[in-house]
RNA sequence: CGAGUUCGCCGGACGGUCGCUGCCGAUCCCAUCGGGAUCAUCAGAGGAAAGUCCGGACUCCACAGGGCACGGUGCUGGAUAACGUCCAGGCGGCGCGAGCCGACGGAAAGUGCCAUAGAGAACAGACCGCCGAUGGAGUCUGACCGUUUCGCAACGGUCGGGGGCGGGGUUUCGAUCCCGCAGUGGUGUUUCGGCAUCACUUCACAGGCAAAGGUGAAACGGUGGUGUAAGAGACCACCAGCGGGCCGGGUGACCGGCCCGGCUCGGCAAACCCCACCGGGAGCAAGACCAAGCAGGGAGAGGGUGACCCGCCCGACCUCCCAGGUAGGUCGCAUGAGGCAGGCGGCGACGUCUGUCCCAGAUAGAUGACCGUCGCCGAUCUCCGGAUCGGCACAGAAUCCGGCUUACAGGCGGACUCGCGGG
RNA sequence: GGCCCCGUCGUCCAGAGGCCUAGGACGCUGCGCUCUCAAGGCUGAGACGCCGGUUCGAAUCCGGUCGGGGCUG
Numbered sequence: 001c002g003a004g005u006u007c008g009c010c011g012g013a014c015g016g017u018c019g020c021u022g023c024c025g026a027u028c029c030c031a032u033c034g035g036g037a038u039c040a041u042c043a044g045a046g047g048a049a050a051g052u053c054c055g056g057a058c059u060c061c062a063c064a065g066g067g068c069a070c071g072g073u074g075c076u077g078g079a080u081a082a083c084g085u086c087c088a089g090g091c092g093g094c095g096c097g098a099g100c101c102g103a104c105g106g107a108a109a110g111u112g113c114c115a116u117a118g119a120g121a122a123c124a125g126a127c128c129g130c131c132g133a134u135g136g137a138g139u140c141u142g143a144c145c146g147u148u149u150c151g152c153a154a155c156g157g158u159c160g161g162g163g164g165c166g167g168g169g170u171u172u173c174g175a176u177c178c179c180g181c182a183g184u185g186g187u188g189u190u191u192c193g194g195c196a197u198c199a200c201u202u203c204a205c206a207g208g209c210a211a212a213g214g215u216g217a218a219a220c221g222g223u224g225g226u227g228u229a230a231g232a233g234a235c236c237a238c239c240a241g242c243g244g245g246c247c248g249g250g251u252g253a254c255c256g257g258c259c260c261g262g263c264u265c266g267g268c269a270a271a272c273c274c275c276a277c278c279g280g281g282a283g284c285a286a287g288a289c290c291a292a293g294c295a296g297g298g299a300g301a302g303g304g305u306g307a308c309c310c311g312c313c314c315g316a317c318c319u320c321c322c323a324g325g326u327a328g329g330u331c332g333c334a335u336g337a338g339g340c341a342g343g344c345g346g347c348g349a350c351g352u353c354u355g356u357c358c359c360a361g362a363u364a365g366a367u368g369a370c371c372g373u374c375g376c377c378g379a380u381c382u383c384c385g386g387a388u389c390g391g392c393a394c395a396g397a398a399u400c401c402g403g404c405u406u407a408c409a410g411g412c413g414g415a416c417u418c419g420c421g422g423g
Numbered sequence: 424g425g426c427c428c429c430g431u432c433g434u435c436c437a438g439a440g441g442c443c444u445a446g447g448a449c450g451c452u453g454c455g456c457u458c459u460c461a462a463g464g465c466u467g468a469g470a471c472g473c474c475g476g477u478u479c480g481a482a483u484c485c486g487g488u489c490g491g492g493g494c495u496g
Stems, first nucleotide, its partner, number of pairs: 001419010012374007020044003025039006046394001050405002053403005058283004070279005075089005090104001091102004105274002110272002112268003127213001129209003134204005139162010164181006184199006221239006240264002242261008287331004296322005302314004338357008375392007424495007433449004441479001451467001453465002472488005
């Protein structure tokens, strides 16, 4: 210098004017608590306020204890109020590396699924193939005869044709013509015509085998040897994996070493399920208080009954009282697992101590507009000095807090890696 | 504000790991019929909201995101 990794931070700045919301204060008004108006000081969106995906605080309801069901989480240790978050470590994968990623318990508990292709897809299977015991055949075909048979057909013999081999004639070669042969080899026997048997070749099925081909996402260890009819962890050596035992290190996940067992065992649990742990339900429109109006209840006055009193009935209107509670208002609701600085403990997440600060609180929902100077970006013009215009990423509190995820123009700083060059 | 549910041809519905190259009805294109139109007949086009992950394989299972709907004083 270039390329990259990771952690943290900012996310227009300053000043002025007007407007909006809130706390406190002053003055004035209505005036019983209290409410309203004006003025002044101060404060007034975020790193995500978002999605509402997790966890908690808080509030109400339910609840003896335990279990089932349902849902969630899932390597180990720690942090924390809690978490699916964070930190450190282990294992696996990726990267030359700094580093990054992992829903990372169990498939030798059980059930289920594995389409198509393929011989076979889960205590697998035999298409091609390899092997040998048994039986048959030993060049193809046509006609005739004979034997067996109801017949078809089979077998044997003769003759002919095709093909093969050998010899010969003709011919430059070939075509063509003539003759002969009938699978080959070994052994035994023979009346020399053959016959029997074995090997070879081939066909047929019953059987053994699983190395190779091929299929598939996936095919039941790999290499070499022994062995066998051919083969195969059938056996042996080494290697890879798995399981068990022992020893050592570590809190643990796990790592290292030795021995034994031929054990070779597919994948899927973001399929059911098993194991361990966690979870009662609802949510600030939770909930609490005050309380118009309307409707309701009670008492009195009043009315009816009755000659009158008591009693009984009515009680719309009038007076007083009551409970529940709508509109509405107040609280919940802004001092908190709080911020900043420093010290201490810890690798770290984090904890703790001291000092200091108070930092939005609306309720149809305030946080905006304009001006000036500067910064950045874009467009236009340019006398290259600059000028003019426009814009300022994503987005905006609604009970609060800790996380995750998603969106985001541009910029700053720390640490580290790789490559090239120079000293 | 809070809490739930749902996204499949133009419309309304099936599908629930492979037989999906996703099926049906209405609608649409073309052909044919008819003097013409309609109806009926034949034929064709047309969709899993989007992005990742799990799996050999995803419309289907899981996560994120976008959109729509409902309940609640």
Record summary: This is a predicted complex of two RNAs, RNase P RNA and transfer RNA, with 496 nucleotides together.